[in-house]
Context: one part of a larger RNA
RNA sequence: CUGGGCAUAAAGCGCACGCAGGCGGACCAGUUAGUCAGUUGUGAAAUCCCAGGGCUCAACCCUGGAAUUGCUUCUGAAACUGCUGGUCUAGAGGAUGAGAGGGGAGAGUGGAACUUCAGGUGGAGCGGUGAAAUGCGUAGAUAUCAGAAGGAACACCGGUGGCGAAAGCGACUCUCUGGCUCAUUUCUGACGCUCAGGUGCGAAAGCUAGGGGAGCGAACGGGAUUAGAUACCCCGGUAGUCCUAGCCGUAAACGAUGAGCACUAGGUAGGGGGAGCUCUGACGCUCUCCCUGCUGUAGCUAAUGUGUUAAGUGCUCCGCCUGGGGAGUAUGGUCGCAAGGCUAAAACUC
Repeated sequence: CUGGGCAUAAAGCGCACGCAGGCGGACCAGUUAGUCAGUUGUGAAAUCCCAGGGCUCAACCCUGGAAUUGCUUCUGAAACUGCUGGUCUAGAGGAUGAGAGGGGAGAGUGGAACUUCAGGUGGAGCGGUGAAAUGCGUAGAUAUCAGAAGGAACACCGGUGGCGAAAGCGACUCUCUGGCUCAUUUCUGACGCUCAGGUGCGAAAGCUAGGGGAGCGAACGGGAUUAGAUACCCCGGUAGUCCUAGCCGUAAACGAUGAGCACUAGGUAGGGGGAGCUCUGACGCUCUCCCUGCUGUAGCUAAUGUGUUAAGUGCUCCGCCUGGGGAGUAUGGUCGCAAGGCUAAAACUC
């Protein structure tokens, strides 16, 4: 390479957008590039294969044939692919009318709790633990009452419930804004799918500059525990956690399951629409579209499991894997302020 794979054995890029490339709906006509049939020339000889022959046989040698899977000339075919022209509406998109939502951004507002400050009451403890101690307190703490300030987070509702491509999103109001679903079948007429490179987004921690700093709290100090205790427990506490601007670009970034389309039993629950039936409403029943779960048939699977939200059956495109260690390391390149990221071996060894 061929072949086989990627939930858990090695293997799906964290997620998206998207150029090139690859692939692509139905019908009609044309063309003949691919394709197919025949044909022309060529495809050196030797070798291989077949037949016959020569050395006593064989190896070896000679003669003839075949083969040389390729390229090429000409003639023809027109189903499929391509190309050209025309048409269509089932894919895709638009319009109109409804709908749900912690989707995103900015501004403002609110209450509970907490800490601090100043005051009143009060007068000896408080706090903490397995037990204690460090710590706080007669310079009046803890407790309690009314007040002020500040920062961060939004209890209940809250739900294998909703939204988002993923990361993620939860008090309330306003403004701006993205996506989705349903209904009508009104318009465009294949405008589609995927995507190497590229670009953007990307938790936490970390970095730069400027703010902010209530609580919590790496580091650090102290008290305990212990043989020791650079820990677990306790008292403190700096970065940080928060905001603005800019970096970083990684996670068990997980459904450990790439994206798209089609097909293949059901049952049951939840969320969002629509239609019909029941005398009207409520309720209920039936049908239907989208989403989220559980269970399960066939099938698949080494098993566990999965099972219309596939890990089933197929097609298209991308990414990735190839024994363990060495090693996601060295080196080179590239990105970064740095930390480090991305790309990525070999010797050796089992």
RNAcentral holds the full RNA, with entries from ENA. Small-subunit ribosomal RNA, central domain from an uncultured prokaryote, 350 nucleotides, folded computationally. The coordinates come from a structure-prediction model, not an experiment, and the mean pLDDT is 88.